A computed fold for a 684-nucleotide part of an RNA from a Synergistaceae bacterium, annotated as large-subunit ribosomal RNA, domain II.

Context: one part of a larger RNA
Order: sequence, then C1' cells, then structure tokens
RNA sequence: ACCUACGAGUUACCGUAUUAGGCAAGGUUAAGCAGUUCAGCUGCGCAUCCGUAGCGAAAGCGAGUCCGAAAAGGGCGCAUGAGUCUGAUGCGGUAGACGCGAAACCAAGUGAUCUACCCAUGGUCAGGUUGAAGGUUGGGUAAUACCAACUGGAGGACCGCACCAGUAAGCGUUGAAAAGCUUUUGGAUGAACUGUGGGUAGGGGUGAAAGGCCAAUCAAACUUGGAGAUAGCUCGUACUCCCCGAAAUGCAUUUAGGUGCAGCCUCGGGUGUUGCCGGCAAGGAGGUAGAGCGACUGAUUGGAAGCGAGGGCUUCACCGCCUAUCAAUUCCAGACAAACUCCGAAUGCCUGCCGCGUAAACCCGGGAGUGAGGGCAUGGGUGCUAAGGUCCAUGUCCGAAAGGAGAAGAAUCCAGACCAUCGGCUAAGGUCCCCAAAUAACGACUGAGUUGAGAGAACGAGGUCGGGUCGCGAUGACAGCUAGGAUGUUGGCUUGGAAGCAGCCAUUCAUCUAAAGAGUGCGUAACAGCUCACUAGUCGAGUGACCCGGCAUGGAGAAUACACGGGCAUAAGUCGUAUACCGAAGCCAUGGGACAACGUAAGUUGUCGGUAGGGGAGCAUUCCAGUUCUGUUGAAUAUAAGAGAACAACUCUUGUUGGAGGGGCUGGAAAAGCAAAUGUAGGU
Repeated sequence: ACCUACGAGUUACCGUAUUAGGCAAGGUUAAGCAGUUCAGCUGCGCAUCCGUAGCGAAAGCGAGUCCGAAAAGGGCGCAUGAGUCUGAUGCGGUAGACGCGAAACCAAGUGAUCUACCCAUGGUCAGGUUGAAGGUUGGGUAAUACCAACUGGAGGACCGCACCAGUAAGCGUUGAAAAGCUUUUGGAUGAACUGUGGGUAGGGGUGAAAGGCCAAUCAAACUUGGAGAUAGCUCGUACUCCCCGAAAUGCAUUUAGGUGCAGCCUCGGGUGUUGCCGGCAAGGAGGUAGAGCGACUGAUUGGAAGCGAGGGCUUCACCGCCUAUCAAUUCCAGACAAACUCCGAAUGCCUGCCGCGUAAACCCGGGAGUGAGGGCAUGGGUGCUAAGGUCCAUGUCCGAAAGGAGAAGAAUCCAGACCAUCGGCUAAGGUCCCCAAAUAACGACUGAGUUGAGAGAACGAGGUCGGGUCGCGAUGACAGCUAGGAUGUUGGCUUGGAAGCAGCCAUUCAUCUAAAGAGUGCGUAACAGCUCACUAGUCGAGUGACCCGGCAUGGAGAAUACACGGGCAUAAGUCGUAUACCGAAGCCAUGGGACAACGUAAGUUGUCGGUAGGGGAGCAUUCCAGUUCUGUUGAAUAUAAGAGAACAACUCUUGUUGGAGGGGCUGGAAAAGCAAAUGUAGGU
C1' cells in the first nucleotide's frame, strides 16, 4: 500500500410540536389484587395527575379579583369552552448521550536485581622509577647546629598492564549494538576499583548539584482504581432518487475561530393582493454632487490707496521728510473648506392611482445552518489619490456554477447544465498554419518587426502624413556662385595699448552710395587678416517662420532563449467603412422524463445548476408474527452471460459451482448499509 472482517445520533425518563387512534367536559390509571393458555394477556383498582376559573404575597373572594377611602382609575381575567390517554416521528433537557483522542488531578498499592548515597563484610591493583622523615658511620662544635657517605622506604609522587573512565576523530545511524566498534586519550596506593548481604520510596528518596538518578520511563516513577475525567479543539460519521435552498450581517457577551436574540433557508397551517416591477399625475421629508462666499465661520494670492506702527534723517522741542518693514480698512482682479452655506440637483425614500405586467408578501407554529468571507465596479475613510492592504456603503459574481472566450487562470467578458440526437441559429470572441471560419472587399497610416492583448513618463529630434495662420516670390523670391561690403573715423572716454569686435557713454550721428552696423562671429599685444548684416549680377519657381493633429523615433538597465501562446507576418500591423462565415451545455428543432399550477377530462402553461441545511419518496440487510410458496428431480453461496424497471439504491433469468435450507406478500422490531477517523484485527 492493497484485500477481508469490525467500526460512530443509541437507550431510559421528563418536556414540546406534528401525526395516527380511543374517549370527550371530561380523559386516565400507578402500586397492588384476582384470573389465565404464564418473559405475556384479561379483569378489578379512579389513590393520583391533566383539563373544566380566575385574581391576590396571603387570609380570602369569585365571573370576577387585586391596588385603593372609592361605585374613580388601572393590572390580570371572563365575555370569545377542548381536553386527555396511548403509539410513532422531529427537536430540547437530564444522564458518558454520535465515535476516537489529551496534557493533567486524586486515592490505594508495587519497586533501590538498573542507578544515587549510606552501612556491614570480603576481594583486586604486572613491571619499572623517584628517594621525604627517621637511622647508622665518619667529619665538625664548648655543646648544639651543620656537612658527607651509607641506610631507610614516605607520597590524593612519576612511567605503565590488568581494572576503571570516556578526550578527539572516523565508522555506525531501517546499526553487529534501543549508546557499539577502531585509533587516540585520562586515572591506575587512592576522595581508587569491585563481589556479597542490607538501608533510604514518589511532592518522597538520593544527589562532590547535571534538574542528575530512582528497572531502556523523571521539572514529580510505575500499576490499578475514581473514569467513558474534561476537551467552546482536531479528525471521522457508512444506500438511492426527487423539491426548495442559505450565511459569513446587526446587538450583546472574561467576548472575538464559542454562544444567545434578530436577519437570511426550509416545512406545515392561516390571511387573500397586502409583495415586486413599470407607468401616471403629482404631493412630501432631506442638504449630498455641484456651485458659491461683498451670505456666515475660518483660511487665502497679486495690485492700488492707506488709518496706525517699526526703522532712518532732522530738531532744544514741536512741526516735518524718507522707506526693498508690518499693516486695520476700502477698491480692482483671483481663489479654498469632511466637521463653511445666500444656494442646490440627479438618483434613492414615503404616500396616492392605473396595468389582460410579474408572482409574490405578511401572520402563527416545527426544523435548521450561518455569525473566518472573497474578487470586481462605483461613492468614500485610512494609507503614499501604495498594496492581491485595510474599514464602510450600493451593485454583482465566486463561495454553492458546470459550458464558451481570455494561450494557461474561483470571481474579467458571454452564458445559468432535467435526459438523448453524427440536426439548425447565434453570444462573447474570432476567420494564414497549429485551430472551426475571409491568405475577403474598400479607404488611409506605419518602415520602427513599431506592432501582432502588461505598462511605458518628463524631456529631446529638419522621421513622415494630414490640417491651419502669416510672410517673401517672373517688377525674379529661397539656396548656391561672382562682385562689392566704403568715407568723417583709430567716434568719445578709459588704458601701457583699446583702431567695428576687454570695458564705459550715446542724438549709434552724418556723408558718398546699388548697398554697407560708430558693426554678427573668428582673429591680433594693438593693428592687420577672414567673415556676417546689407547690395548688384547670374540662375529660373517656389520658398520661409509659427501653430494643431495621426503614426513612428531616442529616453528604454539583470543576469541562456521566454512579455505576439507558437510557427511566423510588411500584413497575418494600426485607424475607419460595409458584408459573409465560424463559434457555447445559450436559443430553436425532434423524442423522452419528473415536479407545480390550471382544467371535469383531453391537455395546456411553467419549472427542474447547487455546498451548509429543511422537506418528500424509496432500495437493501438481520430477526419476529400472520399468510402463502419452494428445495437431494439440488436451497443458500460463488461465478459467467443476459434481461428488467423513465433513472437509481437494486431486482430477475439461464449455465457452472455447491450440498441443506430458502423465498414472496401484509405488518412489526433493529447490534440496519463504510473509502477515508496518521481508524482496530488478520492476511498478502
């Protein structure tokens, strides 16, 4: 992992609703007793309980009663009568109460053959080294002290086996081993190691102390019991079909992943147009969007005038003058606000009428689930006008929705799947090939593979196409070429110099001219030189400046190619126009089914996606009662093939197997259906 078997809403009592039945202003027995065909049944038993009357705390009174002084007023009742017993089913309560699952708590016991420490009594430590105290002899001293040699054999002494330990690395890590193996290492006469016997026990022991150890278990051992502890938590919860079908919200909560009430779903009963949609004529409440502010509150820019103030000057003082300062107020122009409003919509909301529109709506009662929501669009708060962020509102979809499109993709677009069909038409989206359908048509644009379904900015550029405004131009424009571009004058000042061209000044003048600046740029120390403006000639038709729009271009940076879905495409790209076709579980067609409403019927019309969940109808298994069948001329079972019922859980027939029971119908009762629970046991 698979297969087989087992495996989870039960039972008792109480309550409540529905339902079947009995009796009914009544209903009903319990214990017990008697009988009997004896797990039973029949009869007796009316004690009790519920109902028939309420009100009051009560005495009590009573269709009334209580409060009250009350005949007031008010509360609860009557008027307005149906219960009760038994069975079944749904749900609730009390019990383990659908099943499995803690970590823990308490009690009584069992453990020191492991290990910790202690007690008693035993045992063990190859070999080698060092050489303490003391001693002897000699020397030495007044005597000691002291010195030397020898002797001696101390030590938590040294090296190192056994033994004990476990430093480092490697191996092992479904091991040879639930702690080992190899090499290496520490101790090895000691606080050493060890045998045997004994002691200390669970909030207790023991601990050279690590929360260590107390039998592979220790921040409180193990065994049994309380015990099916509790688990607002996780997981699992078993056959079929049909109808409807949610919620992830509000308020509250030692509450936030739980629960109560309401909301939303379902079923039964009732009311009977009250619901929704559209239209109409309107009526009404309101302060949003917008707008406005010489209409308030506040905020606010520029200009003009400017009360007043600051600063400076002046003055003995007054008066006065000035201002890159502040500024009331007025005027001109501009402009802001969720907590501003002189104003003020559209929608939405309430009310009325109409509809040969639609099919709801409300009330009473039984049963729920939900109370983690999410995306998108729009209006907002928060945040950074960040987030697949977060919090509201309105709508929608996913959730609980399959199908087509979007390359792929919960919620984007199209569209809501009862079943069948090798029929048809369309939607979104597409029509070169992958890939169904236009290598279709017409008119433009793009030359960047831009583009061909992610997004590309500020800014830059004689890209190119279209539109517009204003100049110049056959009295010759624009560009090119040829020639001129002068004189007063080196203008004045400044300066070492300043001559068109460092800088300053300005009546930047005037003259000769076809035209030529007191000079556009380069250049020189200053001149010089080159050039421009401007003019003539040549040439012969358009040329220049600015504005608006389309498509393209640079800006454009991430790690192999990989952001057209790919091939590829100059259209198969972009914009516009008008056709044809393809394309879905949509719609239509044909056949079939179920449900609901209407109808006397024939039939007609409508409906039939679905999680949690509500309701309905069935299938199968085991046993019991009644009834009826079947089997050694072969039951159940197993297996192969076939058939049936609209579909299904399933059922039936035949062959083989097997060898003794089994089935139908009507009812009843359940240890009544397995794929899952890291389910339990067995097998492979």
The full RNA is in RNAcentral, with records from ENA. The source organism's lineage runs through Bacteria, Thermotogati, Synergistota, Synergistia and Synergistaceae. The coordinates come from a structure-prediction model, not an experiment, and the mean pLDDT is 84. Rfam family: Bacterial large subunit ribosomal RNA. Gene Ontology terms of the family: ribosome and structural constituent of ribosome.